[in-house]
Context: one part of a larger RNA
RNA sequence: UUGGGUGUAAAGGGCAGCGGGUGAAUGCUCUGGAAACCAAUUCACUUGGCUGAGACAGAGAAGAGUGGAAUUUCGUAUGUAGGGGUGAAAUCCUGAAAUGUAUAAAGGAAUUCCAAAAUCCAAGGCAUCUCUCUAGGUUCUAAACGACACUAAAGUGUGAAAUCAUGGGGAGAGAACAGGAUUAGAUUCCUUGGUAGUACAUUCCAUAAAUGAUGAGUCCUUUUUCUUGGUCUACAUGGAUCAAGGGACCAGCUAACGUGUGAAACACUCCACCUAGGGAUUAUGGUCGCACGACUAAAACUC
Numbered sequence: 001u002u003g004g005g006u007g008u009a010a011a012g013g014g015c016a017g018c019g020g021g022u023g024a025a026u027g028c029u030c031u032g033g034a035a036a037c038c039a040a041u042u043c044a045c046u047u048g049g050c051u052g053a054g055a056c057a058g059a060g061a062a063g064a065g066u067g068g069a070a071u072u073u074c075g076u077a078u079g080u081a082g083g084g085g086u087g088a089a090a091u092c093c094u095g096a097a098a099u100g101u102a103u104a105a106a107g108g109a110a111u112u113c114c115a116a117a118a119u120c121c122a123a124g125g126c127a128u129c130u131c132u133c134u135a136g137g138u139u140c141u142a143a144a145c146g147a148c149a150c151u152a153a154a155g156u157g158u159g160a161a162a163u164c165a166u167g168g169g170g171a172g173a174g175a176a177c178a179g180g181a182u183u184a185g186a187u188u189c190c191u192u193g194g195u196a197g198u199a200c201a202u203u204c205c206a207u208a209a210a211u212g213a214u215g216a217g218u219c220c221u222u223u224u225u226c227u228u229g230g231u232c233u234a235c236a237u238g239g240a241u242c243a244a245g246g247g248a249c250c251a252g253c254u255a256a257c258g259u260g261u262g263a264a265a266c267a268c269u270c271c272a273c274c275u276a277g278g279g280a281u282u283a284u285g286g287u288c289g290c291a292c293g294a295c296u297a298a299a300a301c302u303c
Base pairs, nucleotide, nucleotide: 003275004274005273006272007257008256012271014158015157016156018155048148049145051143052141054139055138056137060134062132063131064130065129067111072106073105075103076102077101078100082093083092120125165202166201167200172198177193178192179191180190215270216269217268218267223248224247225246226245227244228243229242230241231240232239233238252259253258277302278301285296286295287294288293
């Protein structure tokens, strides 16, 4: 490289929009033929695609405000001896009046119930309530355009948590750290404290079991049940039809587990990736980064 593969054995890029590259040799030239086929030109068509009108659902995004409960702290009043914590204790708090009760205040973070296998989003993710602004989707109509399509290397954007930089902020919980226990020991589980960070603004970082461990798109194929949002209907606890999300299955597939119209079935197009284990998510070089590091990625040797 071919072949064969990529849910769990090696192997699907975290995700999305835009975007390209490579082509034949039984040849070439000339002549004849033309039903089908291929390419081009011209003219059309509407199914793919895209756009619009009506209706609808939603924790979709961003910004600005805002409510109540609770924890903590603090003031005042009341009241007096314990409180707290655990398997049991102790460190700890407390006569400078704690814990408890009542009331006033401050500040920060998270949003109980509703709540569901539910909804929305490309993925990461998204939940008090209100306003502003904004993106996508479904259905219905069959209105406009008329193949304008699919996929996509390089590049671009986005991307949990933790980390980094600057500035304020800091209630709770809490890496590190300190003490008390436990234990043969206990750098651990338990416990009393507690810094960074967690939250905000503006930058970085670019990784996760970033998982459905399953790339995107298209066609076609048993039965059944539930949920969400539309539309139609002769009334209807129903039926029909689209779109989305779950459960159980036929055939088929699979090493088996399982999957099964949301395929891992039957097929097609394009991209990414794999090729015995270790060495090695490494070295060196390169690109990026303030840094930590990230991406790319060998060989000797060994079995």

Small-subunit ribosomal RNA, central domain from Rumex scutatus, 303 nucleotides, folded computationally. The RNAcentral record of the full RNA draws on SILVA. Its mean pLDDT, the model's own confidence on a scale to 100, is 81.